[in-house]
A computed fold for a 526-nucleotide part of an RNA from a metagenome, annotated as small-subunit ribosomal RNA, 5' domain. The prediction has a mean pLDDT of 82.
Context: one part of a larger RNA
RNA sequence: GAACGAACGUUGGCGGCGUGGUUAAGGCAUGCAAGUCGAACGGACCUUACUUGAGAGUAAUCGAAGGUGAGGUUAGUGGCGGACGGGUGAGUAAUACAUGGGUAACGUACCCCGGACUUCGGGAUAGCGGCGGAACUUCGGUUCCUUUGCGAAAGUGCCGGUAAUACCGGAUGAUCUCGGUGAAUCGCAUGGUUCAGCGAGCAAAGCUCCGGCGGUCUGGGAUCGGCCCAUGGCCUAUCAGCUUGUUGGUGGGGUAACGGCCUACCAAGGCUACGACGGGUACCGGGUGUGAGAGCAUGACCCGGCACAUCGGGACUGAGACACUGCCCGGACACCUACGGGUGGCUGCAGCAACGAAUAUUCCGCAAUGGGCGAAAGCCUGACGGAGCGACGCCGUGUGUAGGAUGAAGGCGCUUCGCGUCGUAAACUACUGUCAGGGGUUAGGAAGAUCUGACCAACCCCAAAGGAGGCCUCGGCUAACUCCGUGCCAGCAGCCGCGGUAAUACGGAGGAGGCGAACGUUGUUC
Numbered sequence: 001g002a003a004c005g006a007a008c009g010u011u012g013g014c015g016g017c018g019u020g021g022u023u024a025a026g027g028c029a030u031g032c033a034a035g036u037c038g039a040a041c042g043g044a045c046c047u048u049a050c051u052u053g054a055g056a057g058u059a060a061u062c063g064a065a066g067g068u069g070a071g072g073u074u075a076g077u078g079g080c081g082g083a084c085g086g087g088u089g090a091g092u093a094a095u096a097c098a099u100g101g102g103u104a105a106c107g108u109a110c111c112c113c114g115g116a117c118u119u120c121g122g123g124a125u126a127g128c129g130g131c132g133g134a135a136c137u138u139c140g141g142u143u144c145c146u147u148u149g150c151g152a153a154a155g156u157g158c159c160g161g162u163a164a165u166a167c168c169g170g171a172u173g174a175u176c177u178c179g180g181u182g183a184a185u186c187g188c189a190u191g192g193u194u195c196a197g198c199g200a201g202c203a204a205a206g207c208u209c210c211g212g213c214g215g216u217c218u219g220g221g222a223u224c225g226g227c228c229c230a231u232g233g234c235c236u237a238u239c240a241g242c243u244u245g246u247u248g249g250u251g252g253g254g255u256a257a258c259g260g261c262c263u264a265c266c267a268a269g270g271c272u273a274c275g276a277c278g279g280g281u282a283c284c285g286g287g288u289g290u291g292a293g294a295g296c297a298u299g300a301c302c303c304g305g306c307a308c309a310u311c312g313g314g315a316c317u318g319a320g321a322c323a324c325u326g327c328c329c330g331g332a333c334a335c336c337u338a339c340g341g342g343u344g345g346c347u348g349c350a351g352c353a354a355c356g357a358a359u360a361u362u363c364c365g366c367a368a369u370g371g372g373c374g375a376a377a378g379c380c381u382g383a384c385g386g387a388g389c390g391a392c393g394c395c396g397u398g399u400g401u402a403g404g405a406u407g408a409a410g411g412c413g414c415u416u417c418g419c420g421u422c423g424u425a426a427a428c429u430a431c432u433g434u435c436a437g438g439g440g441u442u443a444g445g446a447a448g449a450u451c452u453g454a455c456c457a458a459c460c461c462c463a464a465a466g467g468a469g470g471c472c473u474c475g476g477c478u479a480a481c482u483c484c485g486u487g488c489c490a491g492c493a494g495c496c497g498c499g500g501u502a503a504u505a506c507g508g509a510g511g512a513g514g515c516g517a518a519c520g521u522u523g524u525u526c
Base pairs, nucleotide, nucleotide: 001526002525003524004523006522007521008520009519010518013397014396015395016394017393018392019390020389021355027352028351030350031349032348035080036079037078040077041076043074044073045072046071047070048069049068050067051066055062056061087308088307089306097232098231099230100229101228102227103226106225107224111221112220113219114218115217116216117215118214119170120169121168122167128160129159130158131157132145133144134143135142136141149156150155176201177200178199179198181196182195183194184193185192186191206213207212234280235279236278241271242270243269246268247267248266249265250264251263252262253261283305284304285303286302287298288297289296290295310331311330312329313328314327333344334343335342336341361387363386364385365384369383370381371380372379373378400431401430402429403428410422411421412420413419414418435467437462438461439460440459441458442457444456445455470515471514472513473512474511475496476495477494481510482509483508484507485506491498492497
């Protein structure tokens, strides 16, 4: 000098764009953060139309129960999504990351392109009703109650019957899978690909507003991943030997897949001064800061990858998890309790106490972009878009402009009837209207003919110099000097050093210099 996720002191007009728990991966009240589909399914409830018409009435007509249709709401079954999005960096020195390869050792829901099919049946189960009593009854039911088994609650049992794109069985089936046979061809080995033919095995679901939307098998693509190899990037030898599933083989198991990944047996191997093993520290990269560069330092925000979700372990479901707001078990902690037993997980967005030098609103909206579901309308979305707070950073802008010498008053200084300086500075005169303030109109952000803006914004008018300047320094380095006070005291200080009676170095004042909505100090890096 530059930089910062900064903090502290003094001061502080406006705006834009960024950015804001670096400490306790310590604990959390409250609300919200993942739902959606009635065009998969049976119910329940509400509204309405038609039909039938017990019964009432002289009649017009009214009209109970029942049946059919339409519309709406939805607890449940079922489907898809809750593996994304969002957070954090505890762990991890290599099962991570980066770069380059390999997979002849692999998977991939939804999406796109192609081929073939979409057949016949069955048994359950949730929802629903009952498991108390009383009254009425047309014997179907209806109504009522200290509202119905057990339990404080969380929750939960038995019986009856019911639907499906839920579940199960059969059929058909190949270019699909597996096992043989033969041929061609290719490769770095195990082997791969193609063709012919034989045997065995495997599938499906319907809905519809009639336009479609789906279902099953299979080939290819796209996307996203799994696994393997090489190379690269911290400190420590006051860590020198480490290792028994250890190193390799065979058989078996397991996986989408290779593999000691697991297991039985066999062999005795494997790594290491080119640093094994141990200890410490640390998420990694793109990048960021600085620097002429080489380098050094660093990994906030944004993007990619990894890891984690109170601590430890486990699997289930699923295309995908060993799953942040799923399940089970154990621990710690906290809460409720009728003491029998239950419930919970903010390292999501806000917010709370605590910690700390220190870090924000329990805000608005789905209008945009994106995501989930849905045929759609739409619903959900603390992702996101915005607003709020903080000079935390960068940038822009204002606090007026022109004229104006009785060089006013006043302060300060001096060689003191006066002069110098603050100083065109002020007053005063004329003008302008940025920002802030008030009012009005509606381009644009809206993609899209119509409609759609949380928030932002554009344009026009009004008023009025009004509301808007500080901080640090002035001995040398280093731009800027005098007076007073103090008297090695009080104090200053980055280094040299100032202060013991005329201190340009301490404190105050006047003046000056620097920067300016900031200026200084501290910390850290280069």

It matches the Rfam family "Bacterial small subunit ribosomal RNA". RNAcentral holds the full RNA, with entries from SILVA.